Predicted 3D model of a 249-nucleotide part of an RNA (large-subunit ribosomal RNA, domain VI) from Catenella caespitosa.
It is recorded under the gene name rnl.
Its mean pLDDT, the model's own confidence on a scale to 100, is 87.
The full RNA is in RNAcentral, with records from ENA.

Context: one part of a larger RNA
RNA sequence: CGUUAGAGUAUUGAGAGGCUCUCUUCUUAGUACGAGAGGACCGGAAGAGACACACCUCUAGUGUGCCAGUUAUUGUGCCAACAGUAAACGCUGGGUAGCUAAGUGUGGUCAGGAUAACCGCUGAAAGCAUCUAAGUGGGAAGCCUACCUCAAGAUGAGUACUCUUUUAAGAUCACGGUCAGAUUAACCGUUUGAUAGGCAUUAAGUGUAAGCGCAGUAAUGUGUUUAGCUGAGAUGUACUAAUAGAUCG
Numbered sequence: 001c002g003u004u005a006g007a008g009u010a011u012u013g014a015g016a017g018g019c020u021c022u023c024u025u026c027u028u029a030g031u032a033c034g035a036g037a038g039g040a041c042c043g044g045a046a047g048a049g050a051c052a053c054a055c056c057u058c059u060a061g062u063g064u065g066c067c068a069g070u071u072a073u074u075g076u077g078c079c080a081a082c083a084g085u086a087a088a089c090g091c092u093g094g095g096u097a098g099c100u101a102a103g104u105g106u107g108g109u110c111a112g113g114a115u116a117a118c119c120g121c122u123g124a125a126a127g128c129a130u131c132u133a134a135g136u137g138g139g140a141a142g143c144c145u146a147c148c149u150c151a152a153g154a155u156g157a158g159u160a161c162u163c164u165u166u167u168a169a170g171a172u173c174a175c176g177g178u179c180a181g182a183u184u185a186a187c188c189g190u191u192u193g194a195u196a197g198g199c200a201u202u203a204a205g206u207g208u209a210a211g212c213g214c215a216g217u218a219a220u221g222u223g224u225u226u227a228g229c230u231g232a233g234a235u236g237u238a239c240u241a242a243u244a245g246a247u248c249g
Base pairs, nucleotide, nucleotide: 001153005164006163007162008161009160010159011158015150016149017148018147021049022048023047024046025045026044027043033038051107052106053105054104055103059101060100061099062098066094067093068092069091070090071086072085073084074083075082076081111145112144113143118138119137120136121135170248171247172246173245174190175189176188177187178186195241196240197239198237199236200235201234202233204230205229206228211224212223213222214221215220
């Protein structure tokens, strides 16, 4: 810009893409078959691998403004306690959310249709024969469906319902944000409010803070103390900020 008034919501599916894999074991059955050696079709069941998608409960990894330990050095006058720096976390031990796989879950199934090679039925031309000439059946991991995803710019522009008939319905900007994200976009919220921050409680992490007391010459231990501290989690709470508005139509 179009879809022929303008919008919102829900849809149909022309078409497109994806998936569609393989193996082992048990059973049927040591049966059919075969002199024996050997050894099935058909059918049933249970597993596995690779691949794909999703997720983070578990197992783990990461987790650079979380917690603790620790060396050197500088500083806060000193002790104690802390802070900075040590190659972009000084080193070390752990680790929430998030992200992730090696972790967890799910999937290919089943089924239908038309067929290929091939196998047939009936059957003439050609009194026989012949699957074919008329007619008709079976038949594959392949084809079309089925299953999953996208999809009306499908200009062939579809359908249903609702709203508004004029600055209206609605949308955009703005503002607070997100499990969304490079930017855009998408999505949520804007006081008729829990959107983010703060605060409170809590989950979870770390592992028992400082100060003081006690024991010890001291290093240190111990009690107060399963403390203290804490990023992303949860619940609650208007304390702060979502004000004021503008534009399109």